[in-house]
RNA sequence: GAUAGAGGCGCGGGACUCAUCAGUAGGCUCUGGCAAGGCGGGCAGCCGUCGGAGCGGAAAGGGGGAACCGCCGAAAUGGAGAGGAAGUGCCCAUUCCUUUCUGUUGGGCCGUCAGAGAAAAUCUGCCGGACUGUCACAAAACUUUGUGAAGCGCUAUC
Numbered sequence: 001g002a003u004a005g006a007g008g009c010g011c012g013g014g015a016c017u018c019a020u021c022a023g024u025a026g027g028c029u030c031u032g033g034c035a036a037g038g039c040g041g042g043c044a045g046c047c048g049u050c051g052g053a054g055c056g057g058a059a060a061g062g063g064g065g066a067a068c069c070g071c072c073g074a075a076a077u078g079g080a081g082a083g084g085a086a087g088u089g090c091c092c093a094u095u096c097c098u099u100u101c102u103g104u105u106g107g108g109c110c111g112u113c114a115g116a117g118a119a120a121a122u123c124u125g126c127c128g129g130a131c132u133g134u135c136a137c138a139a140a141a142c143u144u145u146g147u148g149a150a151g152c153g154c155u156a157u158c
Stems, first nucleotide, its partner, number of pairs: 001158005008072001010071004016065003027055008037047003040092004075105012106132002109129003113125004134149006
């Protein structure tokens, strides 16, 4: 340097399916208010808009399941840059997607706090806890204990 592997509730993907979203949004009828009204903000542009009752009534995102597929920096995430979408023309803000560079994280689990979310589901982040795998060092009761480190690592073969 190349190839092949290991960690386990291991990581991720699209489709399928189930519940939730939600009796919510929007729609129709009746009715009441507003007109300096409404749209994420401004200009422009467009058209009503807010509430109550009744009728009828979704979807997306997020989540569970088993199978399939790709894998073991798998993947996740912070920062900066580029492009695109949410819209209807420009600017701004917010959210999401793709990609380049760079930083952090061995792994899953539990928990406080914070953010996102309809949510008590779940995800993400800092921190903490025990567990687990790898290597180094030390000790010994001889394969167990302790300490430390990080995947740009470790093991095997060539």
Lysine riboswitch aptamer from uncultured Faecousia sp., 158 nucleotides, folded computationally. Of the family's consensus pairs, 100% are formed in the model. NCBI's taxonomy places the organism under Bacteria, Bacillati, Clostridia, Eubacteriales, Faecousia.